[in-house]
Context: one part of a larger RNA
Molecule: small-subunit ribosomal RNA, 3' major domain
Organism: uncultured bacterium
């Protein structure tokens, strides 16, 4: 100087408390450990590994295993020698890779292109993240971390940055041997909320006419909306408190009030944190193999253990009928309407649309009615049988969906533990990325919409002083 203390003081945070809903029990999904295996590829391990890399393992992916093959190689550049082909197509062998037979170059004569042989070399998801770059997590969006000059101290260093107030904030004010400055804070950026202007192939009967009753048509940009620009909020105004301070508190006006809500933005550093398997890279290792091609298998194994989820255990509910209201997206190898076929998944067909125009696309919870009457049930849907549909060379290992049948555990979950302070939790659907197909995951969107916070003694983490 720091760090630590079951030392002290002050102060924050869903940290506790107050509440609401979960997890821990069940079934299933998914990740991990373990076990097994020819292989179950590798990495990630308290918070900060475990629906994580993976925004999508049937083949491919794929790195693993078995078997069959190749050795200048699947890929790059160059040299020497040599050939005129190689590839595609067709036939044969084969699981395929591949092998073999037929067929078979261009030229401006320099060569091009390709094959073969050979030499340099290629290749490596082999090792080391404790050799590294880059990127990332975490403390933490916590309020801190420093510098110049001056001063003090023999010096390490201190001061400034401490103190009195105040703030979300090293935010600001006052004081002070300090005076200034930088990186952070805040603001500048995006978005939501109000209004104005501009804009009208969306919206409107607001106004007029027609109408097949659908903004459908003429017509019109008023409104909604679209996407550009602007205004608006600054403790600006008033009262009180306060040190003629910063600020706090109450009020007015206002769509919005004291950071208006949300996002992006992550200081100096810490953890030899993570990643050599995104990529790059030093060194080491390998070179008829630790490289490359192919077929099949595996990554999906299952006595078990844990994490994260989904669905439930029902009446604030299940089932049936009728009926209402979104937002945000995606679409050309695509989205696919009307119609018809099928109980259905789906099929036939192809209008329209590169999309404010067409399509995906019926939102669901809700509301109105009917039924069930406390039961392992008309709850719950696992599991299994049968029959189908779709994608795709191909659904056996190992996909998703439909119909019929089957109907398991489960009656609210021990110790313990998690999330959340408002349009939040809870609950209800919708879309997207990846993607041929394959979400209960992830990312986003709207609908309905709470309870509680006395307080800071205690648990956890953090800041300042001592």
């Nucleotide at each position: 100087u720091g760090a630590c203390g079951g030392g002290g003081g002050c102060c924050c945070g869903c940290a506790c408390a107050a509440g609401c809903g979960g997890c821990g029990g069940a079934g299933c999904a998914u990740g991990u450990g373990g076990c097994u295996u020819a292989a179950u590829u590798c990495g990630a391990c308290g918070c900060a590994a475990c629906g994580c890399g993976a925004a999508g393992a049937a083949c491919c992916u794929u790195a693993c295993c078995a078997a069959g093959g190749c050795u200048u190689g699947a890929c790059a550049u160059c040299g020497u020698a040599u050939u005129g082909a190689c590839a595609a197509g067709u036939g044969c062998a084969g699981a395929a890779a591949u092998g073999u037979a037929c067929c078979u170059c261009c030229u401006u004569c320099g060569g091009g292109c390709a094959g073969u042989a050979u030499g340099a070399c290629a290749g490596g998801u082999g090792g080391u993240g404790c050799a590294u770059g880059g990127c990332u997590g975490u403390c933490g969006u916590c309020a801190g971390c420093u510098c110049g000059u001056g001063u003090c101290g023999u010096g390490a260093g201190a001061u400034g940055u401490u103190g009195g107030g105040u703030u979300a904030a090293g935010u600001c004010c006052c004081g002070c041997a300090a005076c200034g400055a930088g990186c952070g804070c805040a603001a500048c950026c995006c978005u939501c909320g109000u209004c104005c202007c501009a804009u009208g192939u969306u919206g409107c009967c607001a106004u007029c006419a027609c109408u097949u009753a659908g903004g459908g048509u003429g017509g019109g940009c008023a409104c909604u909306c679209u996407u550009g620009g602007g205004a608006g909020a600054c403790u600006g105004c008033c009262g009180g408190u306060g040190u003629a301070a910063a600020a706090c508190u109450g009020g007015a006006g206002g769509a919005a009030g004291g950071u208006g809500g949300g996002g992006a933005u992550g200081a100096c550093g810490u953890c030899a944190a993570g990643u050599c398997a995104u990529c790059a890279u030093g060194c080491c290792c390998u070179u008829u193999a630790u490289g490359c091609c192919u077929u099949g298998g595996g990554c999906u194994g299952c006595a078990c253990a844990c994490g994260u989820g989904c669905u439930a255990c029902a009446a604030u509910g299940g089932u049936c009928g009728g009926u209402a209201c979104a937002a945000a997206g995606a679409g050309g190898u695509g989205c696919g309407a009307u119609a018809c076929c099928g109980u259905g998944a789906g099929g036939u067909g192809g209008a329209g649309c590169g999309a404010a125009u067409c399509u995906c696309a019926c939102a669901a919870a809700g509301c109105c009615g009917a039924u069930c009457u406390a039961a392992g049930u008309c709850c719950g849907g696992a599991u299994u049988g049968a029959a189908g549909g779709c994608u795709g060379c191909a659904a056996c290992u190992c996909g998703c969906c439909u119909u019929c049948a089957u109907g398991a555990a489960g009656u609210c979950g021990g110790a313990g533990u998690c999330g959340c302070u408002a349009g939040u939790a809870a609950u209800c659907g919708u879309g997207g990325a990846u993607c041929a197909g394959a979400a209960u995951g992830c990312c986003a969107c709207g609908g309905u919409g709470a309870a509680u916070a006395c307080g800071u003694u205690c648990c956890c983490g953090g800041g300042c002083c001592u």